About this RNA
Predicted 3D model of a 519-nucleotide part of an RNA (small-subunit ribosomal RNA, 5' domain) from a Pirellulales bacterium. Its mean pLDDT, the model's own confidence on a scale to 100, is 82. The organism belongs to Pirellulales, within Bacteria.
Context: one part of a larger RNA
RNA sequence: GAAUGAACGUUGGCGGCAUGGAUUAGGCAUGCAAGUCGAGCGAGAAGCUUUAGUUUGACGCUUCGGUUGAUUUCUAAAGUGGACAGCGGCGAAAGGGUGAGUAACGCGUAGUUAUCUGCCCCAGGGUCUAGAAUAGCCUCGGGAAACUGAGGGUAAUGCUGGAUAAUAUCUCCGGAUCAAAGGUGAGAUUCCGCCCUGGGAGGAGACUGCGUACUACUAGCUUGUUGGUGGGGUAAAGGCCUACCAAGGCUACGAUGGUUAGCGGGCGUGAGAGCGUGGCCCGUCACACUGGGACUGAGACACUGCCCAGACACCUACGGGUGGCUGCAGUCGAGAAUCUUCCUCAAUGGGCGAAAGCCUGAAGGAGCAAUGCCGCGUGCGGGAUGAAGGCCCUCGGGUUGUAAACCGCGAAAGUAAGGAGGAAGGCUCUGUGAAGAGCAGAGUUUGACCAAUUUACAGUAAGGACGGGCUAAGUUCGUGCCAGCAGCCGCGGUAAGACGAACCGUCCAAACGUUAUUC
Numbered sequence: 001g002a003a004u005g006a007a008c009g010u011u012g013g014c015g016g017c018a019u020g021g022a023u024u025a026g027g028c029a030u031g032c033a034a035g036u037c038g039a040g041c042g043a044g045a046a047g048c049u050u051u052a053g054u055u056u057g058a059c060g061c062u063u064c065g066g067u068u069g070a071u072u073u074c075u076a077a078a079g080u081g082g083a084c085a086g087c088g089g090c091g092a093a094a095g096g097g098u099g100a101g102u103a104a105c106g107c108g109u110a111g112u113u114a115u116c117u118g119c120c121c122c123a124g125g126g127u128c129u130a131g132a133a134u135a136g137c138c139u140c141g142g143g144a145a146a147c148u149g150a151g152g153g154u155a156a157u158g159c160u161g162g163a164u165a166a167u168a169u170c171u172c173c174g175g176a177u178c179a180a181a182g183g184u185g186a187g188a189u190u191c192c193g194c195c196c197u198g199g200g201a202g203g204a205g206a207c208u209g210c211g212u213a214c215u216a217c218u219a220g221c222u223u224g225u226u227g228g229u230g231g232g233g234u235a236a237a238g239g240c241c242u243a244c245c246a247a248g249g250c251u252a253c254g255a256u257g258g259u260u261a262g263c264g265g266g267c268g269u270g271a272g273a274g275c276g277u278g279g280c281c282c283g284u285c286a287c288a289c290u291g292g293g294a295c296u297g298a299g300a301c302a303c304u305g306c307c308c309a310g311a312c313a314c315c316u317a318c319g320g321g322u323g324g325c326u327g328c329a330g331u332c333g334a335g336a337a338u339c340u341u342c343c344u345c346a347a348u349g350g351g352c353g354a355a356a357g358c359c360u361g362a363a364g365g366a367g368c369a370a371u372g373c374c375g376c377g378u379g380c381g382g383g384a385u386g387a388a389g390g391c392c393c394u395c396g397g398g399u400u401g402u403a404a405a406c407c408g409c410g411a412a413a414g415u416a417a418g419g420a421g422g423a424a425g426g427c428u429c430u431g432u433g434a435a436g437a438g439c440a441g442a443g444u445u446u447g448a449c450c451a452a453u454u455u456a457c458a459g460u461a462a463g464g465a466c467g468g469g470c471u472a473a474g475u476u477c478g479u480g481c482c483a484g485c486a487g488c489c490g491c492g493g494u495a496a497g498a499c500g501a502a503c504c505g506u507c508c509a510a511a512c513g514u515u516a517u518u519c
Base pairs, nucleotide, nucleotide: 001519002518003517004516006515007514008513009512010511013376014375015374016373017372018371019369020368026332027331028330030329031328032327035090036089037088040087041086047080048079049078050077051076052075053074060067061066097287098286099285106212107211108210109209110208111207112206113205115204116203117202120200121199122198123197124196125195126194127193128162129161130160131159137152138151139150140149141148142147168177169176170175182192183191213259214258215257220250221249222248225247226246227245228244229243230242231241232240262284263283264282265281266277267276268275269274289310290309291308292307293306312323313322314321315320340366342365343364344363348362349360350359351358352357379409380408381407382406389400390399391398392397412460414457415456416455417454421450422449425445426444427443428442429441430440431439432438463508464507465506466505467504468489469488470487474503475502476501477500478499484491485490
């Protein structure tokens, strides 16, 4: 000099874009953060419609006796409707958070294959038949609750048997084996699905070469260890596992042990070589109170799933239950230190659905904070009595200084009005089309937040450090090795440009300094 996820001090007008829990991977109140499909299935509340009975009795007419009979109440039945649960399907392995662990095929880079792959795309071929249950529901219980038992009985795109079977799987090459589900609609070769095979795309698993911190005051390490054979296991090669056999394997080019640490793209600095670093953004890995385990599934050994144990906390009728913010906000604590318990799904993306749509603390926005960078403003023009005041003085004056006052003008922020655009789409109708695909036209509808632009009004906005040299900028007074300053050199013991104050000046400027850390 440059830099930072900074903090602290003094000061503080605005806007844009970014950034904001670096410490205890410490503990957490409350709310929300993953659902969806009735076009898979049984059951089905409110509401609505119709019919029958029934309550009430408006208007009108009336010989005042009645007559007529709208509206309306209740009950029942049928239809429609589709809330709340249940079965079933898909999703919940993504997205979001963090960096504890890990010195490793973890990451980077370049290759390899013994493999798997839901949804998506392409091609080909199918979708036959039968059966048994089980939730919900009803009845009877147990329990403080959480929840839960028994009996009866019902459906399916849930479960099971049989048939069918190839360019599928296995094979001793003769053969053997393996599947499916329907729904919507008046109407299905056509729409949405289901099953099998092959291919694609994207995704995932595994292996290999090279690269990847410090330490020798750690020199030896290793027995499933290194290899072989047979087997098991996996989607898959493999000591991955197992039985037997052999005695190997690694290491001074640093094994083993210890310490530290997620890694990369990048970032900072530097002429470069390097040195330092890895916050935000992107990619990847690992973790989800601690330890262990498997289930389901295309995919997990699963952050808001399950089981066991532990620590901690809450409820309890003391028998027993419940929980996991390293999701978004928020809270306590530790700390020099780090934000709102906000708005919206309008956009982009995701899940489910044929679709309408629903969900989405992802995301889009707003809020707070000078934390950073950038931009703008705090006026502009005139104005000499060179006012006053301050400071200095050789007492003549000098300086502050066009500076102020004063005169004219009138900008940013703010207030009011207004509002393009961020909106693509959706729905209805029409045309075309074999078609519910696609295309075209017309109408209608969807903005959380921001705001271009226009008009009117208006004086609310400067501080900080420094002035001995390095280093831009000096005089006076006070003090007298005292009080104090100080990054280094050093200054102060009676004329201090170095301390403290004043005036003046210099440099930056909504900032300026100090501290910490890196080059």